This is a predicted structure of a 77-nucleotide RNA (transfer RNA) from a Bacteroidota bacterium. The prediction has a mean pLDDT of 82. Taxonomically the source falls in Bacteroidota (Bacteria, Pseudomonadati). Its Rfam family is "tRNA". The sequence was found in a public genome assembly.

RNA sequence: CGGGAAGUAGUUCAGCCCGGUAGAAUGCCUGCUUUGGGAGCAGGAGGCCGCUGGUUCGAAUCCAGUCUUCCCGACCA
Numbered sequence: 001c002g003g004g005a006a007g008u009a010g011u012u013c014a015g016c017c018c019g020g021u022a023g024a025a026u027g028c029c030u031g032c033u034u035u036g037g038g039a040g041c042a043g044g045a046g047g048c049c050g051c052u053g054g055u056u057c058g059a060a061u062c063c064a065g066u067c068u069u070c071c072c073g074a075c076c077a
Base pairs, nucleotide, nucleotide: 001073002072003071004070005069006068007067010026011025012024013023020057028044029043030042031041032040033039050066051065052064053063054062
């Protein structure tokens, strides 16, 4: 430098194809159960969907650019 993949809650990920209220598990907080721990149950908090712009009534989703990480290849040594 070229090609490809990934980026969404603290963590691991789904949702994207086919635009219409942002989710799951785990973790965290509170309550109940238990002598306590652990565990179980109930409830709750937690998000600029990497960033910028465009299309649209409406974008995590479509389009363009860009950043980061990873893989493959090329180049240099």